A computed fold for a 336-nucleotide RNA from a marine sediment metagenome, annotated as Bacterial RNase P class A. Of the family's consensus pairs, 91% are formed in the model. It matches the Rfam family "Bacterial RNase P class A". Rfam classes the family as a ribozyme.
RNA sequence: GAGUCGGCCAGGCAGCCGCUGCGCUCAAGCGUAGAGGAAAGUCCGGGCUCCGAAGAGCGGGAUGCGGGGUAACGCCCCGGCGCGUAUAAGCGCCGCAUACGCGGCGUAAAGGCGACGAAUAGGGCCACAGAGACGAGUCCUCAGGCAACUGAGGGGUGAAACGCGGCAACCUCCAUCCGGAGCAACACCAAAUAGGCAAGCGUCCGAGGUCUGCUCGACCGAGCUUGCGGGUAGGUGGCUUGAGCCGCGGGGUAACCCGCGGCCCAGAGGAAUGGCUGCCAUGGCGUGGACCGUGUCCCGGACCGCGCCAACAGAACCCGGCUUAUCGGCCGUCUC
Numbered sequence: 001g002a003g004u005c006g007g008c009c010a011g012g013c014a015g016c017c018g019c020u021g022c023g024c025u026c027a028a029g030c031g032u033a034g035a036g037g038a039a040a041g042u043c044c045g046g047g048c049u050c051c052g053a054a055g056a057g058c059g060g061g062a063u064g065c066g067g068g069g070u071a072a073c074g075c076c077c078c079g080g081c082g083c084g085u086a087u088a089a090g091c092g093c094c095g096c097a098u099a100c101g102c103g104g105c106g107u108a109a110a111g112g113c114g115a116c117g118a119a120u121a122g123g124g125c126c127a128c129a130g131a132g133a134c135g136a137g138u139c140c141u142c143a144g145g146c147a148a149c150u151g152a153g154g155g156g157u158g159a160a161a162c163g164c165g166g167c168a169a170c171c172u173c174c175a176u177c178c179g180g181a182g183c184a185a186c187a188c189c190a191a192a193u194a195g196g197c198a199a200g201c202g203u204c205c206g207a208g209g210u211c212u213g214c215u216c217g218a219c220c221g222a223g224c225u226u227g228c229g230g231g232u233a234g235g236u237g238g239c240u241u242g243a244g245c246c247g248c249g250g251g252g253u254a255a256c257c258c259g260c261g262g263c264c265c266a267g268a269g270g271a272a273u274g275g276c277u278g279c280c281a282u283g284g285c286g287u288g289g290a291c292c293g294u295g296u297c298c299c300g301g302a303c304c305g306c307g308c309c310a311a312c313a314g315a316a317c318c319c320g321g322c323u324u325a326u327c328g329g330c331c332g333u334c335u336c
C1' cells in the first nucleotide's frame, strides 16, 4: 500500500424558555435524573402472568457434520469436510510511448459461502440429448442359432448408462425439542345507570313523588327504602434491582465462566425526554483571495476567509440473539 474481518463513537460547551419522574417545601420554588446502537422488523429463544392438569396414544411444527458455551435458542465459539470463471495494490510476461508512464494477459493468501443426519426401510422423480434414466433396454460390431433369441465387446448421447447411479430444498425414516395465550397478561379498589338476590314498608286505612324555605293545599300515584353480590367507566399495582453495569484478579484457543470490590443508570401511559441563541470542533458542497506545481487559459495541490448542509431513527413488562436502516470518524486482527 491492497484486500479482509471485527470493535468503538454517534458532535461538545454555555445561556434562556418549557415537559415527565423523584426528593425537599404550607406554597412559590429549588435540587436531581431523563432514549438507541439499532429503542425498528416482531423473525427465533427465555423470564414473568393467567388458563389448564399438560401421563399415554394419534396428529402437527421446528431443528439436523463433531465438540463446547448458555436460562434457552434456529444464536455464539472451536474444529472437520465440501465449494469457487472472486479480486490484483504487489509480482511476472507482452505491447505502445520515450524522461521513470499507459494498456493487456497471467498469478494469491487471509477471508468468504454451504438446509454438510439417512438413498440395502419403502414410494416417487431424473428435463434436453440418447436405443435405453434404474429391474428396464438393444443403435453398431463380433460369436452361436433356420428363426425367435442368447452371450461378449465397443461407439455415441448425457450431470449420471447397471455400479446396488443421483435427488430427502418430494413424500418418508431416524434423533432431539415443542401445552395454549399474552402486560390490552394478571391482581386489587370501585361510581352513575340497568339487571340479580334478601329484608322492611306500602297498594284507596295509600308508601312515595311534583309544586315549596316551612305549613296547609292541589295533582300524580304502585311501587319505595336499605343491604348484599356480579360487573362497566375510572383509579392503583404489575413497572423496572436485572441471566444488570463498571473495575481488578484468575481459568479457558475461543464463545464464556468464577472470585473480590464499587455503582443504581428513563419509567411516561394518548403517552415526557423538546425549542431558540451564541461559541468551538469535524466532514461535505459552493464561492473568493493569494501561493506552489516548467504553468496569463485549463488542470492539480495545500493554506486563509465567507455561505449552506449534517446520518438512520425514537422507549411502552423485561432480557439473550438474528435481520434490516445508518452522514461521518477512530482503533485493531489476519493475509499478500
Base pairs, nucleotide, nucleotide: 001336002335003334005332006331007330008329009328011280012279013278014277015276016275017274019034020033021032022031023030024029036312040323041322043321044320045319046318047317048182049181050180051179060178061177062176063175064174065079066078067077068076069075080116081114082113083112090107091106092105093104094103095102096101117173118172122171123170124167125166126165134163140153141152142151143150144149186237187236188235189234196228197227198226199225200224201223208220209219210218211217244263245262246261247260248259249258250257251256282310283309284308285307286306287305288304289303291301292300293299